The RNA shown here (c-di-GMP-I riboswitch aptamer) has 87 nucleotides and comes from Candidatus Fraseribacteriota. It matches the Rfam family "c-di-GMP-I riboswitch aptamer". Its family is annotated with cyclic-di-GMP binding in the Gene Ontology. NCBI's taxonomy places the organism under Bacteria, Bacteria candidate phyla.

RNA sequence: AUCCGACAAGGGCAAACCGCUCGAAAGGGCGGGACGCAAAGCUACGGGCCUAAGGGGGGGGUAUCCUAUGGUCGCCGAGCUGCCGAA
Numbered sequence: 001a002u003c004c005g006a007c008a009a010g011g012g013c014a015a016a017c018c019g020c021u022c023g024a025a026a027g028g029g030c031g032g033g034a035c036g037c038a039a040a041g042c043u044a045c046g047g048g049c050c051u052a053a054g055g056g057g058g059g060g061g062u063a064u065c066c067u068a069u070g071g072u073c074g075c076c077g078a079g080c081u082g083c084c085g086a087a
Base pairs, nucleotide, nucleotide: 004085005084012037013036017032018031019030020029021028022027035074041080042079043078045077046076047075048072049071050070054067055066056065057064
């Protein structure tokens, strides 16, 4: 240094849920709160998944379907960066 990851040390993040808020929604931000996390730090690059405002199709006393340019890195992969050091 790489791999690796402990009933280690010191710290870190924060699911569900609740309040406020932004958003068409999915979802995000802030505060509370902890299910978990050794990259649960960062990047939507590949796949997956969620949503469908706008657009397109269908309908025309009624009914929806397709689509990401929107999301999710706490779904997986990839890239970049990083704390500690028992076996």
The coordinates come from a structure-prediction model, not an experiment, and the mean pLDDT is 88. Of the family's consensus pairs, 95% are formed in the model.